This is a predicted structure of a 72-nucleotide RNA (transfer RNA) from a Candidatus Moraniibacteriota bacterium. Model confidence (mean pLDDT): 83 of 100. Rfam family: tRNA. RNAcentral holds the sequence, with entries from ENA.

[in-house]
RNA sequence: GCACUCGUAGCUCAGGGGUAGAGCGAUUGUCUUGUAAACAAUAGGCCAAGAGUUCAAAUCUCUUCGGGUGCA
Numbered sequence: 001g002c003a004c005u006c007g008u009a010g011c012u013c014a015g016g017g018g019u020a021g022a023g024c025g026a027u028u029g030u031c032u033u034g035u036a037a038a039c040a041a042u043a044g045g046c047c048a049a050g051a052g053u054u055c056a057a058a059u060c061u062c063u064u065c066g067g068g069u070g071c072a
Stems, first nucleotide, its partner, number of pairs: 001071007010024004018055001026042005048064005
């Protein structure tokens, strides 16, 4: 330099056109002499950035940024 791939909640990941979810974690409550466990609830992401297409974009297209793999 070129090709491919990934970027979504604090962490690990789903979701691939119709207003974003799970597990773990956090907080609160119940329970307990107390802690843990269990149960219930709550909070937390405008989806790496910008532009385009579309009635509608996390999702499709382009550019940029960052990580990974391969080739030279």